[in-house]
Context: one part of a larger RNA
Formats: sequence, structure tokens, C1' cells
RNA sequence: GGAUGAACGCUAGCGGUUUGCUUAACACAUGCAAGUCAAACGAUACUUUUUAAAAAGUAAAGUGGCGGACGGGUGAAAAACGCGUAAGAACUUACCUUUAGAUUUAGAAUAACAAUAGGAAACUGUUGCUAAAACUUUAUAUGCCGAGGGGUAAAAAUCGAAAGAUGUCGAAAGAUAGGCUUGCGUCUGAUUAGCUUGUUGGUUAGGUAAUAGCUUACCAAGGCGAUAAUCAGUAGCUGUUCUGAGAGGAUGAUCAGCCACAUUGGGACUGAGACACGGCCCAAAUUCCUACGGGAAGCAGCAGUGAGGAAUUUUCCGCAAUGGGCGAAAGCCUGACGGAGCAAGACCGCGUGACAGAGGACGGUCUUUGGAUUGUAAAUGUCUUUUUUUCAGGACGACGUACGACAGUACUGAAAGAAUAAGCAUCGGCUAACUCUGUGCCAGCAGCCGCGGUAAGACAGAGGAUGCAAGCGUUAUCC
Repeated sequence: GGAUGAACGCUAGCGGUUUGCUUAACACAUGCAAGUCAAACGAUACUUUUUAAAAAGUAAAGUGGCGGACGGGUGAAAAACGCGUAAGAACUUACCUUUAGAUUUAGAAUAACAAUAGGAAACUGUUGCUAAAACUUUAUAUGCCGAGGGGUAAAAAUCGAAAGAUGUCGAAAGAUAGGCUUGCGUCUGAUUAGCUUGUUGGUUAGGUAAUAGCUUACCAAGGCGAUAAUCAGUAGCUGUUCUGAGAGGAUGAUCAGCCACAUUGGGACUGAGACACGGCCCAAAUUCCUACGGGAAGCAGCAGUGAGGAAUUUUCCGCAAUGGGCGAAAGCCUGACGGAGCAAGACCGCGUGACAGAGGACGGUCUUUGGAUUGUAAAUGUCUUUUUUUCAGGACGACGUACGACAGUACUGAAAGAAUAAGCAUCGGCUAACUCUGUGCCAGCAGCCGCGGUAAGACAGAGGAUGCAAGCGUUAUCC
């Protein structure tokens, strides 16, 4: 000098674009953040129409399907095939696309519901009834297994007057996504030198979607290590970011890719996919309810609260756009997202007036008392209206007839009037900028050298000057 997710002090007019718990992965009141489908299913309630009965519609539970593995958060752990990069072979992939096929038969239940019982509650039991694209069964098979004879695996219907549309099943291929393996790279310490027994390899058996000591039994005694094993400390990794002429050094906020985690520890279930943030089970700590028998909870989602801290925002609006889930669709849901609010936290831009104006006014300061300086500065005159205020109009963003949170915002026009708008630090040298007064090794200053003990350009005040400017200084950290 540059930089920052900064903080503190003094000061402060506006706009645009951004950023905003770096500390306690501390504890959390309250609300919301994942639902949807009646064109899968049975039963119910209500509304409307008409004609007894039917039709149409609405609602909220339940069975069933798809989605809750995405999106959002955090960086605790982890020095690791975790990440980066380059390869590989023994794998899986719901929804989507393509290809050619199939969609046969029979049946038993169960929730809802009704009755009843237990319980403070959470919730649960018993009996009875019922449906399905839920479950079982049968048939078939381009598939799979097997050297072969052969063995074995499937389905579901719904809407529509119909045409047809949407589904369902197995197979093959694609796309997408993921799992696995390997080479190389990836912080510090030797005042850590030896480490290892499923350890290293083989065979058998098991296991996985798949390879593999992944697991078991047996056999062999291997495997790693000064090219740093093991141990200890620290740490999410990367694209990047900052700095630097570069080499390099430092860094990993925001945004993007990957990983890990979801109160702590462990476990599996379901599923194409999880060992699952707003699912389940067990244990622990904590908090809450309790009729003391037993229950409930998990903000490292968005807001918000307390605590910690030098320090970090609203319990806002909207699904209008983009994207996602479900649905045939209408649509519903979406604290993702789009916006608004707060903060000079950062960057960029604009303004606080322009021109003229010398009796160089008054006042201040200094003075050799002549004057010098503040200073064209002011006053005064003539203008302008960015900004400001008031009034009026008023979007793009919607492609697509409708639908705009933002928003009566941006922007445009008119009017008024210089009006509404300057500070902060420094002035001994480094380092741009000097005098007076006070003080008297005191009070104080200070980044380094050093100033201050009676003429202090270094302290304090004043006048003047210099630098930057809606900021200016200080502190911290990096180059």
C1' cells in the first nucleotide's frame, strides 16, 4: 500500500447492487417450513337441482398409490479413496424415452364403520360388517438359472355413450442418478520408531445390487514402516477469494460441485433410493405433562427468544414469476424462491449549488503596530433545480384469454424554492501541513526515533494549514 462476513469512536443527505451469529454442533416459548390424488377403494355428512329417486358438487377421517432420500440448514466429526484429478470393472437405477409383447384364473381377509371394554392422558384391546389398482392363488413366458434333460419368475384396472385416453406386468435398449476399485496430489510434530492377529494371503461356506477378510471355519506367516508407518495435534475438501510483477504466501463467508451431520450413542424397517433433519425402535442427558400407573419433545428449516460475545436483521408480503411434489385436469402444497423491512457492513454513483462580486467590510488570529491572514470567503446581484417537498399520470416483468406479491414502486410531467444536506483525522522526522497562549519531567503524547525540568512547531486550547470525504480515524487479521 492492498484486503475483510469485521468491531469500536466521532459524524451522517440520497440512490443502485450486494452482504449480514466468524462466538455456545448452547438451550429453545409461539407460528409456519410436505403434501397430494375421489379418473384406485368402501362407508359417512352436508349443499343444490328436479319428481318418489337420481344427478351434480363440497368436506374431513380411513384403506391404497406417489412423494416425505429432493429442496432448505450446519461444519461437529473425519488426515480419509473424504476431496481434487485421471482411469477402471464386478453393479443398481422409481419417474422419463424407444422397441416388440402381455394384461389369464380363483379366493381369503382387513381398516374405516358399529357395539363394547380399559386408561388421567398418550393410546389400546375384544366382537361383528365391508371394498379396492391392498393381499394370496392359477395360467402363460421373448427373461433368469442350468453343460443338458429341465427348473423358475408377472399383471389391475379407471374414465368415457363410443372412438379413444390413462394405467398395470415382464423383457431389451437409452437417458439420468448412484454404489464400488485404482494411480497421483492433499497441514504440523521424530522431544511420536517401530506398528498390525481378521492382521497379510489362500481354500471352503456365507453375504451384497456388485468386487472384496465384508463375515465365518481351517491353513500358511505374512502385511506396513526414515520415500515417515504408528501415535499426537489441527482441519470439512474443491472451483475460488485476497495479495504479489511473477514465483509464491495466505484463505475456503456469500455463489457453485462433492462429503459429513441432524440433542448424544447404537440399530434396523420400509423403499428404486435412507440406515432417513420436521419416520420407527433401544439406551443416555435435558425439558414438559401426570390422577404417580405412565406419557410427550428435539429450530445445525424461516422468523423469533434467552445465553455467550467486540459483534450480525422482521415472530413481514406472495405463490404473480422460476423451480419442485401430487393430480387426467381444474387445482392444492411449497419460510425453496420472488419480494419488501432493518444495518454507511461493502462496492459503485450523485448531491450539499453555479457565475459575478474588493470599501479586500465586520469579527477572529498574528504583528516589527506599518500591516499580514482568514478571503471572493461572506454580504450583495444574476441564474439553475440534480436532490427535496407537493400534485397528476403510471409500467416492464405475463410467453398466454385470465392471473402482479413487489406497487401506486420504478419512471414521466407540472409547481415551489438555494432551498433539505460536512465531517473526521493529522500538522517534530519518517509524512503533505505552523504560529500564539497555557503548562513546567507535572498534566500528558507516542507506530518507531522520541517529546515535556519557563521562550514546547511533539502535551492542552485557539487561529491557520494539509489529507480524505458521507465518511474519517483506531483496533484485529492476511499478503
Small-subunit ribosomal RNA, 5' domain from an uncultured marine eukaryote, 479 nucleotides, folded computationally. The RNAcentral record of the full RNA draws on ENA and SILVA. It matches the Rfam family "Bacterial small subunit ribosomal RNA".